Predicted 3D model of a 73-nucleotide RNA (transfer RNA) from a bacterium. It was read from a public genome assembly. Rfam family: tRNA. Rfam links the family to the GO term triplet codon-amino acid adaptor activity. The family's RNA type in Rfam is transfer RNA.

RNA sequence: GCGCCUGUAGCUCAAUGGAUAGAGCACUUGUCUUCGGAACAAGCGACUGAGUGUUCGACUCACUCCAGGCGCA
Numbered sequence: 001g002c003g004c005c006u007g008u009a010g011c012u013c014a015a016u017g018g019a020u021a022g023a024g025c026a027c028u029u030g031u032c033u034u035c036g037g038a039a040c041a042a043g044c045g046a047c048u049g050a051g052u053g054u055u056c057g058a059c060u061c062a063c064u065c066c067a068g069g070c071g072c073a
Stems, first nucleotide, its partner, number of pairs: 001072007010025004018056001027043005049065005
């Protein structure tokens, strides 16, 4: 330098172009317990790496850029 893949919650991952972007773990509160843990119930938390475009509608499609990874030279 060229090509490919990945980027969504603190972490690991979902979401056929169409409902208020969901789940598990973690965290907080409550119940329970002598205390803690476990269990149960509830809650908090991401406008999806940045921007532009296509579309009635974009996490999803196109383009540019950023970060990480792999391959080739």